Model confidence (mean pLDDT): 81 of 100. A computed fold for a 73-nucleotide RNA from a Candidatus Peregrinibacteria bacterium, annotated as transfer RNA. It was read from a public genome assembly. Taxonomically the source falls in Candidatus Peregrinibacteriota (Bacteria, Bacteria candidate phyla).
RNA sequence: GCCGCAAUAACUCAGUUGGUAGAGUAACUCCAUGGUAAGGAGUAAGUCCCCGGUUCAAAUCCGGGUUGCGGCU
Numbered sequence: 001g002c003c004g005c006a007a008u009a010a011c012u013c014a015g016u017u018g019g020u021a022g023a024g025u026a027a028c029u030c031c032a033u034g035g036u037a038a039g040g041a042g043u044a045a046g047u048c049c050c051c052g053g054u055u056c057a058a059a060u061c062c063g064g065g066u067u068g069c070g071g072c073u
Stems, first nucleotide, its partner, number of pairs: 001072007010025004019056001027043005049065005
C1' cells in the first nucleotide's frame, strides 16, 4: 500500500426483508429471611463509532473517514 471482518446499554452480544432498539450479566428498588447469600418481581441506563448521501422513513442501503483484528505484498 491492497483486501476482508468488526464497532449497538457499564460489560458480553442479538437485531434476518429499511418501518417503535432488545437479551444476558452488572447497577438500583421492592418481595422474601431472625439475618446474609441464593431466589422472585420491577426500574433505570443508548447521539446504534463519526461525516455525508438515498428514501415518506436508515442501526440496517450507498460513499468517505476513524479505531481494532486478520490476510496479502
Rfam family: tRNA. Rfam classes the family as a transfer RNA.